[in-house]
RNA sequence: AUCGAUCAGGGCAAACCCGCCGAGAGACGGGGACGCAAAGCCAAGAGUCUGAGAGGGGAAUAGACGGUCUGGCUGCCGAUA
Numbered sequence: 001a002u003c004g005a006u007c008a009g010g011g012c013a014a015a016c017c018c019g020c021c022g023a024g025a026g027a028c029g030g031g032g033a034c035g036c037a038a039a040g041c042c043a044a045g046a047g048u049c050u051g052a053g054a055g056g057g058g059a060a061u062a063g064a065c066g067g068u069c070u071g072g073c074u075g076c077c078g079a080u081a
Base pairs, nucleotide, nucleotide: 001080002079003078004077011036012035016031017030018029019028021026034067040073041072042071044070045069046068047065048064049063050062
């Protein structure tokens, strides 16, 4: 540097359920495992979603996701060179 067939120590945790916060997308905690070699961090580009506050419409300069793709930073074990 490339790769993830195998080994060791392990790590994370989708759907769903319970609690709780929020207007909402959703967050957090517990249970639970479909999966993941960056499913670690960032939230820059694209994307998706929300958009309450007197009624309707719109959707950014307000937010959410990031386990959709790209990008940046860091990293365990093993194999090969």
The RNA shown here (c-di-GMP-I-GGC riboswitch aptamer) has 81 nucleotides and comes from an Anaerolineae bacterium. It was read from a public genome assembly, where an Rfam model found it. Of the family's consensus pairs, 95% are formed in the model. Its mean pLDDT, the model's own confidence on a scale to 100, is 78.